Predicted 3D model of a 114-nucleotide RNA (FMN riboswitch aptamer (RFN element)). The sequence was found by an Rfam model in a public genome assembly.
RNA sequence: UAAUUACUUCAGGGCAGCGAAAUAACGCGACCGGCGGUAUACCCCGCGAGCUAAAUAGUAUGAACUAGUGAAAUUCUAGUGGCGACAGUAAAGUCUGGAUGAGAGAAGUACAUA
Numbered sequence: 001u002a003a004u005u006a007c008u009u010c011a012g013g014g015c016a017g018c019g020a021a022a023u024a025a026c027g028c029g030a031c032c033g034g035c036g037g038u039a040u041a042c043c044c045c046g047c048g049a050g051c052u053a054a055a056u057a058g059u060a061u062g063a064a065c066u067a068g069u070g071a072a073a074u075u076c077u078a079g080u081g082g083c084g085a086c087a088g089u090a091a092a093g094u095c096u097g098g099a100u101g102a103g104a105g106a107a108g109u110a111c112a113u114a
Stems, first nucleotide, its partner, number of pairs: 001114002005110006017028003030094002032084002034047004042082002051058002064080005086097003
């Protein structure tokens, strides 16, 4: 230094303000974006979570374009858009709950081996 094994720790954010009034859910508006890959990604590819009565299985059942710079960017800059599990409750990405959970994965420690 490398890979293997075991263990430990970490690992999700968000409705301000105004209006209306049966609303916390509506209207204006505000705010948020797990992990890996790739020129830096909520909307490119994949994974997790969630969902599918269950699952080693399965699905997207969520969404983006234009211009510019550049060797390289649907990732940067500019502009204009769009999306968001399940259960509860007046219909919820943001409230409450499963959840002091689970987990993609990240970091570290130890042993022996090469």